[in-house]
Context: one part of a larger RNA
Molecule: small-subunit ribosomal RNA, central domain
Organism: Lachnospiraceae bacterium JC7
RNA sequence: CUGGGUGUAAAGGGAGCGUAGACGGAACAGCAAGUCUGAAGUGAAAUCCCCGGGCUCAACCCGGGAACUGCUUUGGAAACUGUUGAUCUGGAGUGUCGGAGAGGUAAGCGGAAUUCCUGGUGUAGUAGUGAAAUGCGUAGAUAUCAGGAAGAACACCGGAGGCGAAGGCGGCUUACUGGACGAUAACUGACGUUGAGGCUCGAAAGCGUGGGGAGCAAACAGGAUUAGAUACCCUGGUAGUCCACGCCGUAAACGAUGAAUACUAGGUGUUGGGGAGCGAAGCUCUUCAGUGCCGGCGCAAACGCAAUAAGUAUUCCACCUGGGGAGUACGUUCGCAAGAAUGAAACUC
Repeated sequence: CUGGGUGUAAAGGGAGCGUAGACGGAACAGCAAGUCUGAAGUGAAAUCCCCGGGCUCAACCCGGGAACUGCUUUGGAAACUGUUGAUCUGGAGUGUCGGAGAGGUAAGCGGAAUUCCUGGUGUAGUAGUGAAAUGCGUAGAUAUCAGGAAGAACACCGGAGGCGAAGGCGGCUUACUGGACGAUAACUGACGUUGAGGCUCGAAAGCGUGGGGAGCAAACAGGAUUAGAUACCCUGGUAGUCCACGCCGUAAACGAUGAAUACUAGGUGUUGGGGAGCGAAGCUCUUCAGUGCCGGCGCAAACGCAAUAAGUAUUCCACCUGGGGAGUACGUUCGCAAGAAUGAAACUC
């Protein structure tokens, strides 16, 4: 390389958009590049293969044939691929009508809780634990009432529920805004799928500048525990957590399962639409789109998957090829840094 693979054995890129490329619906007509077919020329000889022959055999040598799977030119065929023209509506998209949603961004508002401050009542404890102690408290705490301030998060509803490409998204209102779905069948007429590079998004932590800081809390300090305890437990507590702008670009970024299309038994929930029927707050049947559970064929090493496939097929991309060394070294690119990306070998089993 081929082959075989990628849920858990090595292996799906964190996710999307999209360039080149690869692949691509139905019917018609032309062309003839690929394709098929005829002919001509060439494809040196030797070698290889086959049939004979000569050295006593063989190696070796000689003769004949076949072959040289190729290239060039030319005549033809037109199913398939390609290409050109013209056409279609089933793929794809647009329009119209409709409802669902924690989809996104910005602004404003709300109540509970927590902490702090001020004042009142009130007196000796409180807090914490397995038990304690550090801590707080007669300079009046804890408790309780009234008032005020601040920041962060939004109980119940809430759900194997919904939305989003993924990361993710949950109080209420308003503005702006993306997508999906159902119905309809008016319009376009293959406009599609995938996607190396590329671009964009991307939890938490971390970084830069400026704010903010209630609670929580790495580091740190103290108290315990213990043989020790640089921990687990307790009392404190700073970065951080929050906001704005800019970076970082990684996660068990997981369904450990790339995207798209078609097909392949059933059963039972649930979410959003549509249709039909029924003495109808509802029920039954049916249909599309999602989201769960169970299960047959098939698949699978087994576990299990099973119309949301890990089944049957096709297209495109990514990735794997024994363990360690090692996601290391070196080089390069990116980054303020932390580091990230790419990514070996010696040696060893």